[in-house]
RNA sequence: GCCCAAAUUUUCUAGGGUUCCGUUCGGCUGGACCAAGAGAAAAUUCACAAUUUUUUGUGCACACGGAAGGAUAAAAACCUGGGAGAG
Numbered sequence: 001g002c003c004c005a006a007a008u009u010u011u012c013u014a015g016g017g018u019u020c021c022g023u024u025c026g027g028c029u030g031g032a033c034c035a036a037g038a039g040a041a042a043a044u045u046c047a048c049a050a051u052u053u054u055u056u057g058u059g060c061a062c063a064c065g066g067a068a069g070g071a072u073a074a075a076a077a078c079c080u081g082g083g084a085g086a087g
Stems, first nucleotide, its partner, number of pairs: 007044006015034002020031002022028002046059005062082001064085001068080003
């Protein structure tokens, strides 16, 4: 010095707490809720190739990581953040 399709959306999970509901007054075993860059799946997109020109196939890799602060009712693997740092 290097940050990119390292793309978008949906559903879900690990995880998270307590506004609402439920239970019963301890709180949570729950419903709903929040939720992953480094978790999962799907659709789209993108790149390349082929093709009857709008379809098919392939690919979409890798990723150690605090402390602190912030949001929400609250907390968190959420956000700052593929950040600082390490390598």